[in-house]
RNA sequence: UGAGCAGGACAAAUGAUCGCGGCUGCAAGUGUCGAAAGACCGCAGGUGAGGAAAGUCCGGGCUUCACAGGGCAGGAUGCCGGAUAACGUCCGGUGGAGGUGACUCCCAGGCCAGUGCAACAGAAAUAAACCGCCACUGAUUCCAGUGGUAAGGGUGGAAAGGCAGUGUAAGAGACUACCGUGCGGCUGGUAACAGCCGUAGCCAUGUAAACCCCAUCCGAAGCAAGACCAGAACGAAGCGAUGACGUGGCCCGCCAGCUUCAGGUAGGUCGCUUGAGGCGCAUGGCAACAUGCGUCCUAGAUAGAUGAUCAUUCAACGACAUAACCCGGCUUAUCGUUCUGCUUAACCU
Numbered sequence: 001u002g003a004g005c006a007g008g009a010c011a012a013a014u015g016a017u018c019g020c021g022g023c024u025g026c027a028a029g030u031g032u033c034g035a036a037a038g039a040c041c042g043c044a045g046g047u048g049a050g051g052a053a054a055g056u057c058c059g060g061g062c063u064u065c066a067c068a069g070g071g072c073a074g075g076a077u078g079c080c081g082g083a084u085a086a087c088g089u090c091c092g093g094u095g096g097a098g099g100u101g102a103c104u105c106c107c108a109g110g111c112c113a114g115u116g117c118a119a120c121a122g123a124a125a126u127a128a129a130c131c132g133c134c135a136c137u138g139a140u141u142c143c144a145g146u147g148g149u150a151a152g153g154g155u156g157g158a159a160a161g162g163c164a165g166u167g168u169a170a171g172a173g174a175c176u177a178c179c180g181u182g183c184g185g186c187u188g189g190u191a192a193c194a195g196c197c198g199u200a201g202c203c204a205u206g207u208a209a210a211c212c213c214c215a216u217c218c219g220a221a222g223c224a225a226g227a228c229c230a231g232a233a234c235g236a237a238g239c240g241a242u243g244a245c246g247u248g249g250c251c252c253g254c255c256a257g258c259u260u261c262a263g264g265u266a267g268g269u270c271g272c273u274u275g276a277g278g279c280g281c282a283u284g285g286c287a288a289c290a291u292g293c294g295u296c297c298u299a300g301a302u303a304g305a306u307g308a309u310c311a312u313u314c315a316a317c318g319a320c321a322u323a324a325c326c327c328g329g330c331u332u333a334u335c336g337u338u339c340u341g342c343u344u345a346a347c348c349u
Stems, first nucleotide, its partner, number of pairs: 001345010012313007020048002023045004029041001031040003050320001054331002057329005062222004069251002072248001074218005079093005094108001095106004109213002114211002116207003130153002132149007161179002164176003180202001181200008226270004235261005246254001277296008
């Protein structure tokens, strides 16, 4: 200097003017709108849309069923140890795969519980001989027959463990050494697992994101949940203490209304933003994170506010894109600037 890998920050800033929403404080009255509940009107101060607000893919908080339980069905996860409110997330490690490497990815329990499936090609896919090799016989030769063979070649994702020898008519774990595999033991590690020693020629392949088995976990519905105020409504039918409804289904326990149709109301308030919260420091931990101390309050609309103009700076003015109960993650989309650490190539010293 080039090319990469991993992690972080920013997503405009400052000033002025005008315009919106909400909060806090002050002020205000026979005020405006409304049937009412209720809402609005003035002044001052602070504040107001992202890194993904997207997807609705997981997990919860919260609300109701409901005063709660136990199975079954169904679903999810799947190496070990931790973090967390919890998770299918995250951190660390083990094993495997990819990359020169920094690093990245994983569909990571069980095929000796059982049942399936493996098309086509190929001689043969739970045990086989197409080509070939060897021996014998026939034969001038070409070649033919019988027997042996599974080392070589072909087919295929996969073909009687791999490799180097001994041996054989030719071969073959037939035998030997090494590797692999099964079994037994020792050492290290919390563990997944790793290493070492001994022993046995050892035996039929793959597939569980096939059905399944094993271990662990899971009630359902959802803020349009739900609660209150105002207003309207002489409701009807069926079931129900011989216990209905409370369910995906069963049992137990409790319990008095439940289901369907018709009618009215589409008004207003709460839920609604102080949180498993943000930031800083210290301690512990490899880390995820935890604990303690200090400090800050930072959108709550309801047909939907968070904007416009000017000046300066400037990489952001442009891309992906704009909050609706809240939070922790994951996934997807994307214009650019910058910081830290590490890997690799070339050159110089």

This is a predicted structure of a 349-nucleotide RNA (Bacterial RNase P class A) from Eubacterium sp. A source record names the gene rnpB. Its Rfam family is "Bacterial RNase P class A". By type it is a ribozyme. From the family's description: Ribonuclease P (RNase P) is a ubiquitous endoribonuclease, found in archaea, bacteria and eukarya as well as chloroplasts and mitochondria. Its best characterised activity is the generation of mature 5'-ends of tRNAs by cleaving the 5'-leader elements of precursor-tRNAs. Cellular RNase Ps are ribonucleoproteins. RNA from bacterial RNase Ps retains its catalytic activity in the absence of the protein subunit, i.e. it is a ribozyme. Isolated eukaryotic and archaeal RNase P RNA has not been shown to retain its catalytic function, but is still essential for the catalytic activity of the holoenzyme. Although the archaeal and eukaryotic holoenzyme s have a much greater protein content than the bacterial ones, the RNA cores from all the three lineages are homologous -- helices corresponding to P1, P2, P3, P4, and P10/11 are common to all cellular RNase P RNAs. Yet, there is considerable sequence variation, particularly among the eukaryotic RNAs. Identified in Yersinia as Ysr151/RnpB. Model confidence (mean pLDDT): 77 of 100.